[in-house]
Predicted 3D model of a 109-nucleotide RNA (SAM riboswitch aptamer (S box leader)) from Olivibacter domesticus. NCBI's taxonomy places the organism under Bacteria, Pseudomonadati, Bacteroidota, Sphingobacteriales, Olivibacter.
RNA sequence: GAUUUAUAAAGAAGUGGCGAGAGACCGGCUCUAAGACCCACUGGCAACCAUCCAUAAUUUGUGGAAAAGGUGCCAAAUCCUGUCCCAGAUUAGUGGGAGCAUAUAAAUG
Numbered sequence: 001g002a003u004u005u006a007u008a009a010a011g012a013a014g015u016g017g018c019g020a021g022a023g024a025c026c027g028g029c030u031c032u033a034a035g036a037c038c039c040a041c042u043g044g045c046a047a048c049c050a051u052c053c054a055u056a057a058u059u060u061g062u063g064g065a066a067a068a069g070g071u072g073c074c075a076a077a078u079c080c081u082g083u084c085c086c087a088g089a090u091u092a093g094u095g096g097g098a099g100c101a102u103a104u105a106a107a108u109g
Stems, first nucleotide, its partner, number of pairs: 002108007013042005021031003025082001027080002043074003048070002051065006078101001083098005
């Protein structure tokens, strides 16, 4: 990198280093020399896996606890958008649904 499943409007930042772009891509919009992005340390958030308890059931589901372990995350809704459908509106863009893409986890190969 591929496939499957689940989740994605909640939540959580300081210090130091570096020094110019960054927010996946498109268009927008935003962040950024008052130092972003990234890296390190410390702290935190959450609860996917794993752990424990209860319960239905029959080996999976549901609810709860905890946060020591494996990950993840800590600007903005996945920042918005992109394709289709519906509603409403009437040339300017709104709302809803589905989808695509992306990210993360778990599993498979």
It was read from a public genome assembly, where an Rfam model found it.